Model confidence (mean pLDDT): 82 of 100. A computed fold for a 72-nucleotide RNA from Amorphochlora amoebiformis, annotated as transfer RNA. Its Rfam family is "tRNA". Rfam classes the family as a transfer RNA. Gene Ontology term of the family: triplet codon-amino acid adaptor activity. Rfam's curators write: Transfer RNA (tRNA) molecules are approximately 80 nucleotides in length. RNAcentral holds the sequence, with entries from ENA. Taxonomically the source falls in Amorphochlora (Eukaryota, Sar, Rhizaria, Chlorarachniophyceae).

RNA sequence: GCGUCAAUGGUCUAGGGGUUAGGAUCUUUGCCUUCCAAGCAAAGGGCCGGGGUUCGAGUCCCCGUUGACGCA
Numbered sequence: 001g002c003g004u005c006a007a008u009g010g011u012c013u014a015g016g017g018g019u020u021a022g023g024a025u026c027u028u029u030g031c032c033u034u035c036c037a038a039g040c041a042a043a044g045g046g047c048c049g050g051g052g053u054u055c056g057a058g059u060c061c062c063c064g065u066u067g068a069c070g071c072a
Base pairs, nucleotide, nucleotide: 001071002070003069004068005067006066007065010025011024012023013022018055026044027043028042029041030040031039048064049063050062051061052060
């Protein structure tokens, strides 16, 4: 330099055009308990950046950034 793949809460991860972006973990509050832990309930927190296509984009396309791998 070229190519392939990936980027979603603090962390891990699902979602492959359709109306509240799901789960686990984490934090806070409440319930339970003599207290703690565990358990139950509620709340908080997310689509890497920009542009395009579309009635509608986390999802499709282009450019960029970062990372992994391969080739030279």